[in-house]
Molecule: small-subunit ribosomal RNA
Organism: Bacteroidia bacterium
C1' cells in the first nucleotide's frame, strides 16, 4: 500500500456401529398475552380481534380593508333630574350576500394481483388557484336578488307568498394581443402523425373595487415554480385437481367526448387479439422505503416514522370548483338507529377523547395555542383533538440503587453426614468504622423567546432594510443546585436427570404428578411435592404464541436417485435447451471508463449535544439497482463464406432362435376302431375318490385331431424394449467389417405428442390335444374353504380389435470424451491355418488406481467431465379419497387432505435361533444287564380338610428335599392362661442374699405363706442372687427383585479373555480360523500376527508294585515253653499289616504309517501301558436360579404385643392324584441243621465278652476296654435236609391277644418280641429310568443325628460278580465352522388379517341451509347526455315530456363453493378380548411381483416374470500356487 472482521453444535432409531433420515433442544426477536414480584428515572411504543355499534364534547373556519346592514355588548352623542327614549356616530359585530379556504392537515386497510406500487424513461398528447418574474390594461352601461319587514303551511325540519335594497354577486356595450380559430405563403428542423419559427387577411372573447393613499386588489398574456394527470419497458403472491378465454372484443375509416392520447363512446367494415415464457378462472393480499434473522446468498415481514393507492354507514351518481365524483358537502337506493303531533322528518367517531360488544390483550371524555407547521386577515388576530405537553401501563430500550472496608469463637438455628465429631449455610449475622447515589424534608432555580406588534434609532426617498428596549411559557417551581439527617427508603424470578450451568435429605408409592426431545414415578425417585443447599439472570424473571436462525432438512453459492424416497417399460419425435474446425463483418449478451437517478429517515463510519446510555443532532460513506452515452472484441449470439475428424450416404462381403406370411415334418399326449390278453389298472409318506369282467391296465396295427419342437444347446447369438428356438420358402428390417468415393454439422439430449408394449384379463368368430383357475370327489387336519390325489371349466391356440399393467430389473435414462491390466468367448479384416500375435465391434469374469455408509462398481463404472430429460425430499394414512383423461368392463392415468407416530429404512458387525449345511462329543442313540410304571406298606408332594394341619423348595436344576432323626421339648401352627425393661446378655449406683425345705390355689406357667441364710480376701474390691430406675431389647414378621456369603444348573462342556501390532470410517475382526491331532484352545504345521492369563493337564489324596526304616496293642517263618484249644508266654523282623520316606510308566525302547504332533483292539520288558482305576479341584459367565427359616445385613412394620412364659393340641388328618423307595410275587427259591471268609466306623450317662433266666424282645449279675489290646461283629456264600409249583413251608400287609424297653409321660402318636391273623400280589399297559468293569446286578456291615424312634432314607464300608458297545442314519444335550435372518427380554422371539370394544379425524349420501360470481329475461330511482310542436317567456332559454345508460330489486336455469345430515365406507390410535398362523430360518408349500378367479380372515390357487431363494448334486469359467 491493498483486502477483509466472516460460517461451533447437541439429544433421539441399534446390543453396539457405518449411513440415510425425520423430530427435538441452545440463539435473536416482538405493537405482544400470562404468572409470580416490583425501588427510581429518561427515551419510545400502546384495539393486531368487529372496515363491529355509538351517548356526549371538541376536532373547519375566516375576513367589517368586498356588502346591505345593527340582533348581542361597550363607549359616545341628543333629548330628559333620572328612570328611560332616541341615535350605526365608534369599537366592534348574531343572522345575512360576496370572496377564500373546507380536494390539506387527522383516520383506516375493507377493496384491489392492478401500470396498484416500485424503479427506469417518454407526453411532437396534457392541466394547475395562491406564489415569483415580464409586458399591457383596469372605460362605460343595466336589471335583479338575500338579509331587513309583513304574511301563510308545518308538531318540528323547514317551506311558499308580497314588497324595500347593496356589492370585488350578475348582465351588456367599448378597447386588446405574443390568446383561440380560419386561410394563405416561406424557412428550419424531426423517430411516424408532425414540430418551431417567420408573415399576410378574417372572425371571436377581458378587468372590481377598497382604502388609514403608502398600497392591498381586478384583467389579459408568457415564463417559472409547485401540484397533478396520462402513457410505455422491467420487477412485484398461491393453485394445472383452473387450459382454452374474448364480441366493443383486436385493429381501421369517420364521428362524438375528453385538460388531454386512446374503443373513452358510438356507426361502418375487417376477423382479429391473448395463452404452456401459465391466457382465462379461484383462493389470498393495500405496494415500497423498511424491520427481524441470516456468515453470506436468502427466509420472514409491512406496527410506530416517511412516500404513494384505495377508502369514509352500504351501492349508485352528479354537482360546485384550479382541483373533488369530495371522511365531518348534495342527491337517490339500501340496511340500522333516533325524534315525531303518524302528516313526516334526523344521523353516520376507519378525526381526538369517550362508551358497549368481541377478545389472551391495547391508555385520559386532561392542559395549551407558548413553540412547529396549516386557514382566512393589511394586520391585531380568530380557529387549529395537525401539534406541544401532561396522565395511565415494566410494553420495550438504556441507565442508576438496595451500601462499603474491617469482621472466626467459623457464633445460634437450619439442612446433611460415616453423628462424644464433622461439613454447609459463611464474612454471611452480630460488632467496630466509613460513605449518602436514590427516596424524604427544607431551599434556590433555568433554558426552550425569537419574531410579528410596540417604542426609539441608522441608512436612503414619511417605506423598506437592519440595530437597541419593551411585550408573550401549556408544560413548571420542571429539569438542575444547594442543605438536613440516617444504613437508614428499596429483591425478586426461573432452574438444577442429559441436552444445560447448578445435590442432598424427606414424603409419595405406574398414585399424586412431571415432561421442549429422550424419558421419570409400580417402597431407597439428585427427574413427582416440600425442605435445606447450590446456578443463571435481575426489576425483572418464567411461561404461551409468531418469525429467521441452526436445517447443506427445497441444496445458484450448496444435495440426491444400484441396494437408503429417487431413472420414465422402450424406442421415433415436435416445442425447447445445448453443440465440431476455420476465416470475415456485426456488436445483442460480457467487460471496462463517464452521466443521470437510486427522496428522508433507517443501517454503517467519524464527530457532536443531554452527567453517561439509550436517545438525538451534523458530516462522510453506502444503497451492490435501473437508464444512458463512449470505447474493447477473447468466449456465447446473429450474418456470410471454408473445412471434414461428427453425422450420414455409396460400394463389396459377412452374420444371427431379427420381423411378416405360406408349405412341409417326426417324436410324444389323447381319442376312435380291430386284434392278442386276464385280473387288476392307476395313484400316495400311506390310502381313498377314480377306471375296469359291459374286459380296463398292458402290447400290436389302423385312423383322426390339437398343442409344442427332445437332442444340437453353450454364463452361446439376435433385438429399442416386450421378446425370438423342427425344416423350407417368399418378402421385409438391422447390424459389424473393410474400401475412403459422395454430402459437408446435417449432430446429441427431448417437457408435450405418437408408436410399440410379456402375462393375465375383454369383445366378435373359430379351435379345443394336453394343461389347469373356478368347481366337484378323496385324504390330511383340532379344523383345511390349503399343499397331495383322481376329474374338470372358462383360459392355454388362431384371426380381428381392445387393455397397457409387471421384482416390464443390470432393481443401473439417453449421447460423447478420457482413465492401469489379466483371461475366456461370438462376428469380421489380414493370413494356406480351429497354431500364434494384431485391428474392430459386441458377450462375460477377476483385478489396479479412483469412488461408495458398506456390500460392492471398475474401459459394458457406480471412476473424470460435458450436454439434455426423468424423479426423490420422514413413517403411517396412500397410489387412498375428490375430480379430471382413458376404456367396452376389469381398471390404468393424474394424484391431496385431516389424523397419527419418533421413528420408519440401508449396509455391515457381534450374538442367540433354523421343521440350514458340514466336522466332532456324551449310557444319546443302537447292542445289553437290572429296574420303575401293576400290588401291599414306608416316605415326600400336590389337593382336600381342620381351630391349627408352622414355613420354604414347584420342568430339566422341587417332591426319603431344609429335617443327618416333630410324644413334651424342638415348634415357628392352633386353643386357653399369664407378663410388659419384659425370657436371655450389658452398664451404673442400692441391697444382702439367693439356693434349698415345708404348706395352699393352680393344668402348669406362676401367685402367695413360712423356715433357712451367704463366700473369697487384710482392706480396697470381687464372686453370686435380688429388686427399683434409665440406656439398652425382642420379633422364625415382610422384602431372595435392595444385599453378603453359601448353593444348583449349563458342565469337568473346552471354553472365556488381555497387552502390543495388523486390518477395518466404525461396531468389530484378526490372534482363537485353516490342515491334522488330542479326553482337552491337547500338541503340531501353515499363517499379520506375536506373547501372556483364567481354564485343560501336572502338581495334592486314596488304591494297584517293590525297596528301605520302624517293630506295639499288629504279626509269628525258624527257635523254646506252655495249653484241652488259641502268639498264650519267652523270643523275632523274615511275611502279612501298620505308617513314614523313596523307586516306578515317560510313547522311554522295537516294528509299521505319518513332515510333525501323533496313531496302531502290534510287540518287549513291567505289579500297572498310552490319562493305570478313583477322589478333591468347577473358566468367563446364564437362570433378577435357591436361601432374610442356618448366619449376616440395608429398609419398612410391631412394641401390654406380629414381643415372651406356660398347659394341652397340630405338623402323624384322608375320597383322591403324583415322585422316590422298601418288600414280595417264587425253585438261580422257602424252611430247618451245619460250617467259612471282610472292611470301614462307634464305644465310660458308653460298648459289654462270659454265665444265669426267659421261647424271645430283654433282664439280672459279672469282666474287660478312655481302645491295631476290650467289645458291638457279617450276610450271601459252602455242605447236608426239606418243600415240589400251589396264591403254596411263596408274600408277608392287617387285625388280635400277651409282652419287653426308652423316657416326668407312648391315648392322639414310639420302637422291638412271641403267639395267633395270613390281604393284594403269579413279573406289571402307554410310557420311562440307572449301568460300560471290580462296573451293572446281589449280599451284609458301619456311622450321623438319637433318650427312644417311626431309617425301607443319608453317607460310607467291604463280600459275589457278569453281559454288551455293528456304529453315529436316527431321539436328546453339547462344542468348533459356516450360512440365513424382519431376532437381541435373542424362536417360550417376532409379526398377519378378520370379528368384537372405546375414541378420533375422515370419504360417499337421498335431502336440508347458506356464500360469492356469471348469464338471460322483467322493472328501474337519482343523475349526466340526447330529443322535444303545444306551457311560460319580446327573446336566449325555461317547465313539463320522451329517449339510452344504471344502482337497486324480481325471475329463472345451470355452474363454484361452504355448512348439516339418516344410513354407508374404508382408517388411524388404544398393558394383557376372540379365531385362525400368512410373513421372518428352507419359517416348515423358498418368497414376491402385475393380473383373474376364489375364500370367516390372514390367505389359497392359475399364468407370465424376478431373487431382493437356503441346501445339494453337476457342468463351466475364473484367481492363485
Nucleotide at each position: 500500500a491493498c483486502a477483509a472482521u466472516g460460517g461451533a453444535g447437541a439429544g433421539u432409531u441399534u446390543g453396539a456401529u457405518c449411513c440415510u433420515g425425520g423430530c427435538u433442544c441452545a440463539g435473536g426477536a416482538u405493537g405482544a398475552a400470562c404468572g409470580c414480584u416490583a425501588g427510581c428515572g429518561g427515551c419510545a411504543g400502546g384495539c393486531c380481534u368487529a372496515a363491529u355499534a355509538c351517548a356526549u364534547g371538541c376536532a373547519a373556519g375566516u375576513c367589517g380593508a368586498a356588502c346591505g346592514g345593527u340582533a348581542a355588548c361597550a363607549g359616545g352623542g341628543u333629548a330628559g333630574c333620572a328612570a328611560u327614549a332616541c341615535u350605526g356616530c365608534u369599537g366592534a359585530c348574531g343572522a345575512g350576500u360576496g370572496g377564500c379556504g373546507c380536494a390539506c392537515g387527522g383516520g383506516u386497510g375493507a377493496g384491489u394481483a392492478a401500470c396498484g406500487c416500485g424503479u427506469a424513461u417518454g407526453c411532437a398528447a396534457c392541466c394547475u388557484a395562491c406564489c415569483u418574474u415580464u409586458a399591457a390594461c383596469u372605460g362605460g352601461a343595466g336589471g335583479a336578488u338575500a338579509a331587513c319587514c309583513c304574511c301563510u303551511c308545518g308538531a318540528a325540519a323547514g317551506a311558499g307568498g308580497g314588497a324595500c335594497u347593496a356589492a370585488u354577486a350578475u348582465u351588456c356595450c367599448a378597447u386588446a394581443g405574443u390568446a383561440a380559430u380560419c386561410a394563405g405563403a416561406g424557412a428550419a428542423g424531426g423517430c411516424a402523425u408532425c414540430u418551431u419559427u417567420u408573415u399576410u387577411g378574417g372572425u371571436u372573447u377581458a378587468a372590481a373595487g377598497c382604502u388609514c393613499c403608502g398600497g392591498c386588489g381586478g384583467u389579459u398574456a408568457a415564463a417559472g415554480a409547485u401540484g397533478g394527470g396520462c402513457a410505455u419497458g422491467c420487477g412485484u403472491g398461491a393453485c394445472a385437481u383452473u387450459a382454452g378465454u374474448u364480441a366493443g372484443u383486436u385493429g381501421g375509416u369517420g364521428a362524438g367526448g375528453u385538460a388531454a392520447c386512446g374503443g373513452c363512446u358510438c356507426a361502418c367494415c375487417a376477423a382479429g387479439a391473448c395463452g404452456a415464457u401459465g391466457a382465462u378462472g379461484u383462493c389470498u393480499a393495500g405496494g415500497g422505503g423498511u424491520u427481524c434473522u441470516g456468515a453470506g446468498a436468502g427466509g420472514a415481514u409491512g406496527a410506530u416514522c416517511c412516500c404513494c393507492c384505495a377508502c369514509a354507514c352500504u351501492g349508485g351518481u352528479a354537482c360546485u370548483g384550479a382541483g373533488a365524483c369530495a371522511c365531518g358537502g348534495a342527491c337517490c337506493a339500501g340496511a340500522c338507529u333516533c325524534c315525531u303531533a303518524c302528516g313526516g322528518g334526523a344521523g353516520g367517531c376507519a378525526g381526538c377523547a369517550g362508551u358497549a360488544a368481541g377478545g389472551a390483550a391495547u391508555a385520559u371524555u386532561g392542559g395549551g395555542c407558548a413553540a412547529u407547521g396549516g386557514a382566512g386577515g393589511c394586520a391585531a388576530c380568530u380557529c387549529u383533538g395537525a401539534c406541544c405537553c401532561a396522565g395511565c401501563c415494566a410494553u420495550g430500550c438504556c441507565g442508576c440503587g438496595u451500601g462499603a472496608a474491617g469482621g472466626a469463637u467459623g457464633a445460634c438455628g437450619g439442612c446433611c453426614c460415616u453423628a462424644u465429631g464433622g461439613g454447609u449455610u459463611g464474612u454471611a449475622a452480630a460488632c467496630u468504622u466509613c460513605u449518602u447515589u436514590u427516596a424524604u424534608a427544607c431551599g434556590g432555580g433555568a433554558a426552550u423567546a425569537a419574531a410579528c406588534c410596540c417604542g426609539g434609532g441608522u441608512a436612503c426617498g414619511u417605506g423598506u432594510a437592519c440595530c437597541c428596549g419593551g411585550c408573550u411559557g401549556a408544560a413548571u417551581g420542571u429539569a438542575c443546585c444547594g442543605u438536613a439527617a440516617g444504613a437508614a427508603u428499596a429483591a425478586g424470578g426461573a432452574u438444577c436427570g442429559g441436552c444445560u450451568a447448578a445435590c442432598u435429605c424427606c414424603g409419595u408409592g405406574c398414585c399424586a404428578g412431571c415432561a421442549g426431545c429422550c424419558g421419570c414415578g409400580g417402597u431407597a425417585a439428585u427427574a413427582c411435592g416440600g425442605a435445606g443447599g447450590a446456578u443463571c439472570c435481575a426489576a425483572g424473571c418464567g411461561u404461551u404464541a409468531u418469525c429467521c436462525g441452526g436445517a447443506u432438512u427445497c441444496a445458484u453459492u450448496g444435495g440426491g436417485u444400484u441396494u437408503a424416497a429417487a431413472g420414465g417399460g422402450u424406442g421415433c419425435g415436435u416445442a425447447g435447451g445445448c453443440g465440431g474446425a476455420u476465416u470475415u463483418g456485426u456488436a445483442a449478451g460480457u467487460c471496462a471508463g463517464c452521466g443521470g437517478u437510486g427522496a428522508a429517515a433507517u443501517c454503517c463510519u467519524a464527530c457532536a449535544g443531554c452527567u453517561u446510555a439509550a436517545c438525538u443532532g451534523u458530516a462522510g460513506a453506502a444503497c451492490u439497482g435501473c437508464c444512458g452515452u463512449u470505447g474493447a472484441u477473447a468466449c456465447u449470439g446473429c450474418a456470410a463464406g471454408u473445412c471434414u475428424u461428427g453425422a450420414g450416404u455409396a460400394c463389396a462381403u459377412u452374420u444371427g432362435a431379427u420381423g411378416u406370411g405360406g408349405g412341409c415334418g417326426g417324436a410324444a399326449u389323447g381319442u376312435g376302431u380291430c386284434a392278442u390278453g386276464u385280473a387288476g389298472c392307476g395313484g400316495u409318506g400311506a390310502a381313498a375318490u377314480g377306471c375296469u369282467u359291459a374286459g380296463a391296465u398292458a402290447u400290436g396295427a389302423c385312423a383322426c385331431g390339437g398343442a409344442a419342437c427332445a437332442c444340437c444347446g453353450a454364463u452361446u447369438g439376435c433385438g429399442a424394449a416386450g421378446g425370438c428356438a423342427g425344416c423350407u420358402c417368399a418378402c421385409a428390417a438391422a447390424a459389424c467389417u473393410g474400401u475412403a468415393a459422395c454430402u459437408g454439422a446435417c449432430g446429441c439430449u427431448g417437457a408435450g405428442g405418437c408408436a410399440c408394449g410379456a402375462c393375465a384379463g375383454c369383445g366378435u368368430g373359430g379351435g379345443g390335444a394336453u394343461c389347469a383357475a373356478a368347481c366337484a370327489g378323496g385324504a390330511u387336519u383340532a379344523g383345511a374353504u390349503a399343499c397331495c390325489c383322481u376329474g374338470g371349466u372358462a383360459g392355454u391356440c388362431c384371426a380381428c380389435g381392445c387393455c397397457g399393467u409387471a421384482a416390464a430389473c443390470u432393481a443401473u435414462g439417453a449421447u460423447c470424451a478420457c482413465u492401469c491390466g489379466a483371461u475366456g468367448u461370438u462376428g469380421g479384416c489380414g493370413a494356406u491355418a480351429u497354431a500364434c500375435a494384431g485391428c474392430c465391434a459386441g458377450c462375460g469374469u477377476c483385478u489396479a488406481a479412483g469412488c461408495u455408509a458398506a456390500a460392492g462398481c471398475a474401459u459394458u463404472a457406480a471412476g473424470u467431465g460435458a450436454u439434455c430429460c426423468a424423479c426423490c425430499u420422514g413413517g403411517g394414512g396412500a397410489g387412498u379419497a375428490c375430480g379430471g383423461u382413458c376404456g367396452c368392463a376389469a381398471g390404468a392415468u393424474u394424484g391431496a387432505a385431516a389424523c397419527u407416530c419418533a421413528a420408519a429404512g440401508g449396509a455391515a458387525u457381534u450374538g442367540a435361533c433354523g421343521g440350514g449345511g458340514g466336522c466332532c462329543c456324551g449310557c444319546a442313540c443302537a447292542a445289553g444287564c437290572g429296574g420303575a410304571g401293576g400290588a401291599g406298606c414306608a416316605u415326600g408332594u400336590g389337593g382336600u380338610u381342620u381351630a391349627a394341619u408352622u414355613c420354604g423348595a414347584u420342568g430339566a436344576u422341587a417332591c426319603g428335599c431344609g429335617a443327618g432323626g416333630a410324644a413334651c421339648c424342638u415348634u415357628a401352627c392352633c386353643a386357653g392362661g399369664g407378663c410388659u425393661u419384659g425370657a436371655a446378655a450389658g452398664u451404673u449406683a442400692g441391697u444382702g442374699a439367693c439356693c434349698g425345705c415345708c404348706g395352699c390355689c393352680g393344668a402348669a406357667a406362676g401367685g402367695u405363706g413360712g423356715c433357712u441364710u451367704u463366700c473369697a480376701g487384710c482392706a480396697a474390691u470381687g464372686a453370686c442372687a435380688c429388686a427399683a430406675a434409665a440406656c439398652u431389647a425382642g420379633g422364625u414378621g415382610c422384602u431372595g427383585c435392595a444385599u453378603g456369603g453359601c448353593u444348583g444348573u449349563c458342565g469337568u462342556c473346552a471354553g472365556c479373555u488381555c497387552g502390543u501390532g495388523c486390518c477395518g470410517u466404525g461396531a468389530g475382526g484378526u490372534g482363537u480360523u485353516g490342515g491334522g491331532u488330542u479326553a482337552a484352545g491337547u500338541c503340531c504345521c501353515g499363517c499379520a500376527a506375536c506373547g501372556a492369563g483364567c481354564g485343560c493337564a501336572a502338581c495334592c489324596c486314596c488304591u494297584a508294585u517293590c525297596u528301605u526304616u520302624a517293630g506295639u496293642u499288629g504279626c509269628c517263618a525258624g527257635c523254646g515253653a506252655g495249653u484241652a484249644a488259641u502268639g498264650u508266654c519267652g523270643g523275632g523282623g523274615a511275611c502279612u499289616c501298620u505308617a513314614a520316606a523313596g523307586a516306578a510308566a515317560c510313547u522311554g525302547c522295537c516294528c509299521g504309517c505319518g513332515u510333525a504332533a501323533g496313531c496302531g483292539u502290534g510287540g518287549a520288558g513291567g505289579a500297572a501301558g498310552g490319562a493305570g482305576g478313583g477322589g478333591a479341584u468347577g473358566a468367563c459367565g446364564u437362570c433378577a436360579a435357591g436361601u432374610c427359616a442356618g448366619c449376616a445385613c440395608g429398609g419398612c412394620c410391631c412394641u401390654u404385643a406380629c414381643g415372651u412364659c406356660c398347659u394341652g393340641g397340630g405338623c402323624u388328618a384322608c375320597a383322591c392324584a403324583c415322585g422316590u423307595g422298601c418288600u414280595a410275587c417264587a425253585a438261580u427259591g422257602g424252611g430247618c441243621g451245619a460250617g467259612a471268609c471282610a472292611a470301614u466306623g462307634g464305644g465310660u450317662u458308653g460298648c459289654u465278652a462270659c454265665a444265669c433266666a426267659g421261647u424271645a424282645a430283654u433282664g439280672u449279675g459279672a469282666u474287660g476296654c478312655u481302645a491295631a489290646u476290650c467289645u458291638c461283629a457279617a450276610a450271601a456264600c459252602u455242605c447236608g435236609u426239606u418243600c415240589u409249583c400251589a396264591g403254596u413251608u411263596c408274600g408277608g400287609a392287617u387285625u388280635g391277644a400277651g409282652g419287653u424297653c426308652u423316657g416326668c409321660a407312648a391315648c392322639u402318636c414310639g420302637a422291638c418280641c412271641u403267639c395267633a391273623u395270613g390281604a393284594a400280589g403269579c413279573u406289571g399297559g402307554a410310557u420311562u429310568c440307572g449301568c460300560u468293569a471290580g462296573u451293572a446286578a446281589u449280599c451284609g456291615g458301619a456311622u450321623a443325628u438319637c433318650a427312644g424312634c417311626a431309617a425301607u432314607g443319608a453317607u460310607c464300608c467291604g463280600g459275589u460278580g457278569a453281559a454288551u458297545a455293528c456304529g453315529u442314519u436316527c431321539c436328546c444335550g453339547g462344542g468348533c465352522c459356516u450360512u440365513g435372518u424382519a431376532c437381541a427380554c435373542a424362536c417360550c422371539g417376532c409379526c398377519c388379517g378378520u370379528c368384537a370394544a372405546a375414541c378420533a379425524a375422515u370419504g360417499g349420501a337421498a335431502g336440508c341451509c347458506g356464500a360469492g360470481g356469471g348469464u338471460a329475461c322483467c322493472u328501474g330511482a337519482a343523475g349526466u347526455c340526447g330529443a322535444u310542436a303545444a306551457c311560460c317567456g319580446c327573446a336566449a332559454g325555461g317547465a313539463g315530456u320522451c329517449g339510452c345508460c344504471u344502482a337497486g330489486g324480481g325471475u329463472a336455469a345451470a355452474a363454484u363453493u361452504g355448512g348439516u345430515a339418516a344410513c354407508u365406507g374404508g382408517u388411524g390410535u388404544u398393558a394383557a378380548g376372540u379365531c385362525g398362523u400368512a410373513a421372518c430360518a428352507a419359517g416348515g408349500u423358498a418368497g414376491c411381483c402385475g393380473u383373474a378367479c376364489c375364500g370367516g380372515a390372514a390367505g389359497g390357487u392359475g399364468c407370465g416374470g424376478c431373487u431382493g431363494g437356503a441346501a445339494c448334486a453337476c457342468c463351466u469359467c475364473c484367481u492363485u500356487u